[in-house]
RNA sequence: GCGGGCGUGGUGUAGUGGUAACAUGUUUGCUUCCCAAGCAAAAGACCGUGGGUCCGAAUCCCAUCGCCCGCU
Numbered sequence: 001g002c003g004g005g006c007g008u009g010g011u012g013u014a015g016u017g018g019u020a021a022c023a024u025g026u027u028u029g030c031u032u033c034c035c036a037a038g039c040a041a042a043a044g045a046c047c048g049u050g051g052g053u054c055c056g057a058a059u060c061c062c063a064u065c066g067c068c069c070g071c072u
Base pairs, nucleotide, nucleotide: 001071002070003069004068005067006066007065010024011023012022013021018055026042027041028040029039030038048064049063050062051061052060
C1' cells in the first nucleotide's frame, strides 16, 4: 500500500429496515442478628465518527477513525 472482519449501557452479547433486548454489574427496598445468597423495583447505550438513500436506518450505501487477520 491492497483486501477482509469487528465496533451496540460499566462489562459480555443479541438485534439483518418500523422508536434497542438479555446476562452480569450498579442503586434502592424486602428477607437475615450481620454478611452472602434469594426476591422486587429503578437508573444506565439515540448503536465508533461524519454524510447519503428511504415515509422510516444499529441494520442498506460512501467516507473516515480504532482494533484484529491476511496479502504485498